[in-house]
A computed fold for a 75-nucleotide RNA from Candidatus Peregrinibacteria bacterium RIFOXYA2_FULL_41_18, annotated as transfer RNA. Rfam family: tRNA. About the family: Transfer RNA (tRNA) molecules are approximately 80 nucleotides in length. NCBI's taxonomy places the organism under Bacteria, Bacteria candidate phyla, Candidatus Peregrinibacteriota.
RNA sequence: UCCGGAGUAGCUCAAUGGUGGAGCAGGCGGCUGUUAACCGCAAGGUUGUCGGUUCGAACCCGACCUCCGGAGCCA
Repeated sequence: UCCGGAGUAGCUCAAUGGUGGAGCAGGCGGCUGUUAACCGCAAGGUUGUCGGUUCGAACCCGACCUCCGGAGCCA
């Protein structure tokens, strides 16, 4: 330098054009003599950034940033 993949809740991942969810963690409550386990409830998101397309974008297009893999180049 080129090619491919990934970036969404604190973490691991869904959602493939039409209201962004789940599990775990954390919080509160129940249960228990207490803790753990188990059960319930609530909270938590400018979907990496900036633009574009569209009535409507996490999703399609462009540029850029970060990470991973591959290829190439090199004193």